[in-house]
Context: one part of a larger RNA
Molecule: small-subunit ribosomal RNA, central domain
Organism: Gossypium rotundifolium
RNA sequence: UUAGGCAUAAAACAUCUGUAGGUGGCUUUUUAAGUCCACCGUCAAAUCCCAGGGCUCAACCCUAGACAGGAGGUGGAAACUACCAAGCUGGAGUACGGUAGGGGCACAGGGAAUUUUUGAUGGAGCAAUGAAAUGCGUAGAGAUCGAAAAGAACAACAACGGUGAAAGCACUCUACUGGGCCGACACUGAUAAUGAGAGACGAAAGCUAGGGGAGCGAAUGGGAUUAUAUACACUAGUAGUCCUAGCCAUAAACGAUGGAUACUAGGAGCUAUGCAUAUCGACCCGUGCAGUGCUAUAGUUAACGCAUUGAGUAUCCUACCUGGGGAGUACGUUCGUAAGAAUGAAACUC
Numbered sequence: 001u002u003a004g005g006c007a008u009a010a011a012a013c014a015u016c017u018g019u020a021g022g023u024g025g026c027u028u029u030u031u032a033a034g035u036c037c038a039c040c041g042u043c044a045a046a047u048c049c050c051a052g053g054g055c056u057c058a059a060c061c062c063u064a065g066a067c068a069g070g071a072g073g074u075g076g077a078a079a080c081u082a083c084c085a086a087g088c089u090g091g092a093g094u095a096c097g098g099u100a101g102g103g104g105c106a107c108a109g110g111g112a113a114u115u116u117u118u119g120a121u122g123g124a125g126c127a128a129u130g131a132a133a134u135g136c137g138u139a140g141a142g143a144u145c146g147a148a149a150a151g152a153a154c155a156a157c158a159a160c161g162g163u164g165a166a167a168g169c170a171c172u173c174u175a176c177u178g179g180g181c182c183g184a185c186a187c188u189g190a191u192a193a194u195g196a197g198a199g200a201c202g203a204a205a206g207c208u209a210g211g212g213g214a215g216c217g218a219a220u221g222g223g224a225u226u227a228u229a230u231a232c233a234c235u236a237g238u239a240g241u242c243c244u245a246g247c248c249a250u251a252a253a254c255g256a257u258g259g260a261u262a263c264u265a266g267g268a269g270c271u272a273u274g275c276a277u278a279u280c281g282a283c284c285c286g287u288g289c290a291g292u293g294c295u296a297u298a299g300u301u302a303a304c305g306c307a308u309u310g311a312g313u314a315u316c317c318u319a320c321c322u323g324g325g326g327a328g329u330a331c332g333u334u335c336g337u338a339a340g341a342a343u344g345a346a347a348c349u350c
Base pairs, nucleotide, nucleotide: 003322004321005320008303012318015200016199017198021194023192025088026087027086028085031082033081034080035077036076037075038074039073040072042070043069049065051063052062053061054060091191092188093187094186096183097182098181099180103177104176106174108172109171110154114150115149116148117147118146119145120144121143125136126135162169163168206247207246208245209244210243211242215241216240220236221235222234258317259316260315261314262313263312266295267294269292270291271290273288274287275286299306300305323350324349325348332343333342334341335340
């Protein structure tokens, strides 16, 4: 490679949009490229296979015959793929009527807490710990009550809940704005799914420039602990954490589970919404659709388990894997200010 795989054994790109490509709904028609059938010649001989024969047998030799096919030509078939033409509405989309939401972005506002400053009361401790010490305090701390400022985060509601492609998103109001779902069926008529390259977005940390800096807090100082203590616990505390503009492109970026479509027992929940029923009205009960969790049969799995949200039964497309280490290293290339990221071996060894 073939083949087999990819939740946990090696392996699903962090996520999406989308080019080429391969793949693709129903009906009728055309053509005959693929496909199928028949015939023609051809693929030298020897060899191989097989039947008969000849050397006393055998090796060997002689004669005859194919099997399996290949490419070409001619003539046909038209189910399937493809092509041509014309239609259809179930996939897909547009318009319409509703609807839920921490979806995004921007402005404005809010209270609790914390710290600091200041005023008052008051007068000796406070704080910390396993125990202490460093630390703060008679220059009046801590405690209590007023006033002011600042920055960051938004308790309860809160959920096994919602939403977004993922990362993620939660105090309140407002403006702008993306997507989903449900219902009716008006319109288009396969316009689709996937997706190499490509593009966009992408937690935290980190980087550049300018702000900001309450709390927390890598580094660092100090006091302890200890045989040591470059730690855990304590006291301080810089970068950072926050904002604006731009980089970086990685995470156990996890459901360790790629996307799409169809089919395949149930049970009791939650969220959004429709119908029916009911009612003064709202629930309840029944039922459809879309999501989100639990449990469980068939099936599947090495087992654990999964089980209509599949890891079941099938089809299409993509990424990836092929013993452990060496190694996600070296070299080269691309990107980046850098840190590094991406791509990615071999010798050797077990």